[in-house]
RNA sequence: UCCCGAAAAAGGCACCCCCGCCGCGAGGUGGGUUCGCAAAGCAAGGGGUCUCAAGCAGACAGCCCGGCUACCUAA
Numbered sequence: 001u002c003c004c005g006a007a008a009a010a011g012g013c014a015c016c017c018c019c020g021c022c023g024c025g026a027g028g029u030g031g032g033u034u035c036g037c038a039a040a041g042c043a044a045g046g047g048g049u050c051u052c053a054a055g056c057a058g059a060c061a062g063c064c065c066g067g068c069u070a071c072c073u074a075a
Base pairs, nucleotide, nucleotide: 005072012037013036017032018031019030020029021028022027035062041068042067045065046064047063048060049059050058051057
């Protein structure tokens, strides 16, 4: 340094549900909550699922693969 991810530390994220706002909707966003997560960070390239007012239109990265970046660290 790379792969891997046992234990620990510092910290991080936040399913479901509730409330406000945005969106026709899938969903997004802020707060509460904390099921979980070592990339549950970023990003729609491929697959997949979903939505619609059906258009060369959208949503999901906490479904999988691939890409980029990153804390700590034993064997």

Background:
This is a predicted structure of a 75-nucleotide RNA (c-di-GMP-I riboswitch aptamer) from a Chlamydiota bacterium. It matches the Rfam family "c-di-GMP-I riboswitch aptamer". Rfam's curators write: GEMM was predicted in a large-scale screen for bacterial structured RNA regulatory elements. Gene Ontology term of the family: cyclic-di-GMP binding. The source organism's lineage runs through Bacteria, Pseudomonadati and Chlamydiota.